[in-house]
RNA sequence: AUAUGCUAGCGAGGAUGGGUGCAAUUCCCUACCGGUGGUAAUAGUCCACAAGUCCGCAGGGACAGAUCUGAUGUAAUGCAGAACCGACAGUAAAGUCUGGAAGGGAGUUAGAGCUA
Numbered sequence: 001a002u003a004u005g006c007u008a009g010c011g012a013g014g015a016u017g018g019g020u021g022c023a024a025u026u027c028c029c030u031a032c033c034g035g036u037g038g039u040a041a042u043a044g045u046c047c048a049c050a051a052g053u054c055c056g057c058a059g060g061g062a063c064a065g066a067u068c069u070g071a072u073g074u075a076a077u078g079c080a081g082a083a084c085c086g087a088c089a090g091u092a093a094a095g096u097c098u099g100g101a102a103g104g105g106a107g108u109u110a111g112a113g114c115u116a
Stems, first nucleotide, its partner, number of pairs: 001115001006111005017029003031096002033086002035049004044084002052063004067082004088099003
């Protein structure tokens, strides 16, 4: 100094107010939120991964959302502006409530250390 591996920790957020109604944080108006890695530049909307659903003994496979314009610049679908999107189950129809979940995991931090 230290790959792989080992040990321990961390590992997502969000409804305010009002309307209708027997009943809605689910409908309507108005709000709020955005995992991880990458990228000549800061990303929910580019690429990939995780989570979720299905199939399989397993490795794994399939499915599964959303963006345009403008300025600047060497470089931006990442900045600015205006839009758009959001698993499954429950329930008056849910990104925000309840539940699987004190779960799982992309990854990340630290430590010891084989070894060189």